The part of an RNA shown here (large-subunit ribosomal RNA, domain VI) has 273 nucleotides and comes from a Terriglobia bacterium. The prediction has a mean pLDDT of 85. The full RNA is in RNAcentral, with records from ENA. The source organism's lineage runs through Bacteria, Pseudomonadati, Acidobacteriota and Terriglobia.
Context: one part of a larger RNA
RNA sequence: CGUAGGAGAUUUGAGGGGAUCUGUCCUUAGUACGAGAGGACCGGGAUGGACGAACCUCUUGUGUUCCAGCUGUCACGCCCGUGGCAUGGCUGGGUAGCGAAGUUCGGCCGUGAUAAACGCUGAAUGCAUAUAAGCGUGAAGCACCCCCCGAGAUCAGAUCUCCCAAUCCCGCUCCGGCGGGAUAUGAAGGUCACCAAGAGACCAUUGGUUUGAUAGGUUGGAUGUGUAAGUCCAGUGAUGGACUUAGCUGACCAAUACUAAUUGACCGUUCGG
Repeated sequence: CGUAGGAGAUUUGAGGGGAUCUGUCCUUAGUACGAGAGGACCGGGAUGGACGAACCUCUUGUGUUCCAGCUGUCACGCCCGUGGCAUGGCUGGGUAGCGAAGUUCGGCCGUGAUAAACGCUGAAUGCAUAUAAGCGUGAAGCACCCCCCGAGAUCAGAUCUCCCAAUCCCGCUCCGGCGGGAUAUGAAGGUCACCAAGAGACCAUUGGUUUGAUAGGUUGGAUGUGUAAGUCCAGUGAUGGACUUAGCUGACCAAUACUAAUUGACCGUUCGG
């Protein structure tokens, strides 16, 4: 821009893409078959491999500063206690998130038309013949069934709902209206901007905007770390013990307007060839 007014939702499915895998074991059954050796079709069940999707309860990894420990050095006047630097200084753990080596799930079943192949009826050719007319069976393959996208599918689809109904002047008129202008009007709905966020490379997209829990803060909880500082006690001391499962705790879960979501503006018209 189009989809012959505009808008908000919900859809149909032309078409396109994905998937389509397979082993072993048990049973049927040591049956059919076979002199024996050996050894099934068909059917039923169990359990794997590879591949794929989703997810983070468990396991495990990361988790650049959440907690603790440790070394050197510098600083805060000193002790104590802290902070800076040293690959995040090193080490031990670890929330959310992300991930796999973890967890769950998938291929099933079924339908139609067929291939090779096998048939029924049946003439040409009184027989025969699956074929000439006609009618069947039949595959991991084909088309569906399953999952995803999908009306720019320009043959531009469908359904529901919402919104817009002023007057005057000029010109033309086939008398139905049409074209131009002035004033009035600006809906439903939306956001190119701004604000507070999720999402996100950009764009896009999803909530919120005081009639508010959108973010931060605060409070409570969870989780992690592992018992803070300080004081007291014991010991000559290193150190240990008590208050103390303490102190601290990013992203997690709630509650709570304390802070910030200011300002407003713009687009979109008047019933539709």